[in-house]
RNA sequence: GGGGUUAUAGCUCAGUUGGAAGAGUAUCUCAAUGGCAUUGAGAAAGUCAGCGGUUCAAACCCGCUUAACUCCA
Numbered sequence: 001g002g003g004g005u006u007a008u009a010g011c012u013c014a015g016u017u018g019g020a021a022g023a024g025u026a027u028c029u030c031a032a033u034g035g036c037a038u039u040g041a042g043a044a045a046g047u048c049a050g051c052g053g054u055u056c057a058a059a060c061c062c063g064c065u066u067a068a069c070u071c072c073a
Stems, first nucleotide, its partner, number of pairs: 001072007010025004019056001027043006049065005
């Protein structure tokens, strides 16, 4: 220098053919217990890596950029 893969909640990850942003875990609150552990209920937590484009509508499609991993030279 060129090719490929990945980037979504604090962490690990889903998200199907473009139409409401989710799960587990962690955190907080409440209840059960004398207390802890544990269980149950609830809450909060998101610039979908960044910018631009296509579209009535983009996490998803297109282009460029950034970062990590990998292959070739």
Notes:
A computed fold for a 73-nucleotide RNA from Mesostigma viride, annotated as transfer RNA. It matches the Rfam family "tRNA". It is annotated as a transfer RNA. Rfam describes the family as follows. Transfer RNA (tRNA) molecules are approximately 80 nucleotides in length. Its family is annotated with triplet codon-amino acid adaptor activity in the Gene Ontology.